A computed fold for a 73-nucleotide RNA from a Deltaproteobacteria bacterium, annotated as transfer RNA.
RNA sequence: GGGGGCGUAGCUCAGCUGGGAGAGCACGAGCUUUGCAAGCUCGGGGUCGUGGGUUCGAUCCCCAUCGCCUCCA
Numbered sequence: 001g002g003g004g005g006c007g008u009a010g011c012u013c014a015g016c017u018g019g020g021a022g023a024g025c026a027c028g029a030g031c032u033u034u035g036c037a038a039g040c041u042c043g044g045g046g047u048c049g050u051g052g053g054u055u056c057g058a059u060c061c062c063c064a065u066c067g068c069c070u071c072c073a
Stems, first nucleotide, its partner, number of pairs: 001072007010025004019056001027043005049065005
C1' cells in the first nucleotide's frame, strides 16, 4: 500500500425484506427478610464510531473517513 471482518446502553450482544431502537447482566426504587443474598415487580440510561448522499422514511443501501482484528505484498 491492497483485500476482508467488526464498531448499537456501563459490559456482552441481537436487530428478519428499509418503517416499534431491544435482550441478558449491571445500576436505582418497591415487595419479601431481624439483616444480607436470592427471587418478584417497576424504572433510569443510546449522536446506532464520524461526516455526507439516496429515500416520504436509514442501525440496515451508497461514498468517504477514524479505530481495532485478520490476510496478501
It matches the Rfam family "tRNA".
Taxonomically the source falls in Myxococcia (Bacteria, Pseudomonadati, Myxococcota).
Its mean pLDDT, the model's own confidence on a scale to 100, is 81.
It was read from a public genome assembly.